The RNA shown here (c-di-GMP-I riboswitch aptamer) has 94 nucleotides and comes from a Gammaproteobacteria bacterium.
The coordinates come from a structure-prediction model, not an experiment, and the mean pLDDT is 78.
[in-house]
RNA sequence: GCUGGUCAAGGCCAAUCCCGCCGUGAGGCGGGCACGGAAAGCUGCGGAUCUGGUAGCACUUAAUUAGGUGGUACGAGAUGGCCGGGUUGCACCG
Numbered sequence: 001g002c003u004g005g006u007c008a009a010g011g012c013c014a015a016u017c018c019c020g021c022c023g024u025g026a027g028g029c030g031g032g033c034a035c036g037g038a039a040a041g042c043u044g045c046g047g048a049u050c051u052g053g054u055a056g057c058a059c060u061u062a063a064u065u066a067g068g069u070g071g072u073a074c075g076a077g078a079u080g081g082c083c084g085g086g087u088u089g090c091a092c093c094g
Stems, first nucleotide, its partner, number of pairs: 003094004012037002017032006035081001041087003045084003048079004053074003057070005
C1' cells in the first nucleotide's frame, strides 16, 4: 500500500420523540434524549417508496361552472438510517 474479518473497547454517527426555524408537501436544519449502526461519511447513477404540479379517464356527492375517491401519462422535488452502485476513511487481527 492492497484486501478480508471483527469489536460498538477508545472514539464517531444519531432512530423515535420533544422544542424552534424553513418548505404547499414529502422532508430539511439547529438543540436535547439514545433505537441502533463497521461506513448510519459523501454521492439521487440504477431500483424502490413518498410529495406537489399539469392533462386525460372512471366512479361518486350535489340545484351548480363545484367537491371527493381511484388509476394513467408527462415533468419536477424528497428519501443515503430502503436496497444496489460509485467514492473517501478510523482501531484491532489475519

Lineage of the source: Bacteria > Pseudomonadati > Pseudomonadota > Gammaproteobacteria. It was read from a public genome assembly, where an Rfam model found it. The model forms 94% of the base pairs in the Rfam consensus.